RNA sequence: CGAAGAGUAGCCGAAGCGCGUAAAGUGUUGCGAAACGGGACGUUGUUCGCAAACGAAAGGGCGGGGAAAUCCACAUUGCUCCCCAAGCCCUGCGGUGCUGAGGCGCGUCCGCUCG
Numbered sequence: 001c002g003a004a005g006a007g008u009a010g011c012c013g014a015a016g017c018g019c020g021u022a023a024a025g026u027g028u029u030g031c032g033a034a035a036c037g038g039g040a041c042g043u044u045g046u047u048c049g050c051a052a053a054c055g056a057a058a059g060g061g062c063g064g065g066g067a068a069a070u071c072c073a074c075a076u077u078g079c080u081c082c083c084c085a086a087g088c089c090c091u092g093c094g095g096u097g098c099u100g101a102g103g104c105g106c107g108u109c110c111g112c113u114c115g
Stems, first nucleotide, its partner, number of pairs: 001115002004113002010104003015099004019094003028052007038110005058091005063084005
C1' cells in the first nucleotide's frame, strides 16, 4: 500500500430431549442495570430486575371399588348401573425451555493475518 482475510454480542435453524395445556412460559409497553470483534467512538441487537396491560386448543385410550342380574354354589368371561381418583400413553396445541448439524453476523480509525 490493498474493492484481501479472520474473529464478538447475537439471529435463523435440520434434529434430539423436556415443560405446560389445572397456563407456567412466550410475546407487548414503560423504567433501571449489565455485557457486547484486541483498543477507541458509535450503531444494531441481546440479557437481567421491577411495574403494567393483554392472553391460549384440545381430542382419544388405559385404572380401582361396589351393586344388581345370571347361577345350586364357586370361579372365569360378557352385559347393565353406581362411586372414586391420580397418574401414564398417543395425536395435537404453545409467537414454550435446553442442547444443537448447518447458515448468517460491526460502521469509521488503529491493531492482527495474508500478499
A computed fold for a 115-nucleotide RNA, annotated as THF (Tetrahydrofolate) riboswitch aptamer. It was read from a public genome assembly, where an Rfam model found it. Rfam family: THF (Tetrahydrofolate) riboswitch aptamer. Rfam links the family to the GO term tetrahydrofolate metabolic process. Rfam describes the family as follows. Tetrahydrofolate (THF) riboswitch was first reported for Ames et al. as an RNA motif in 5' untranslated (5'-UTR)regions of folate transport and biosynthesis genes in Firmicutes genomes.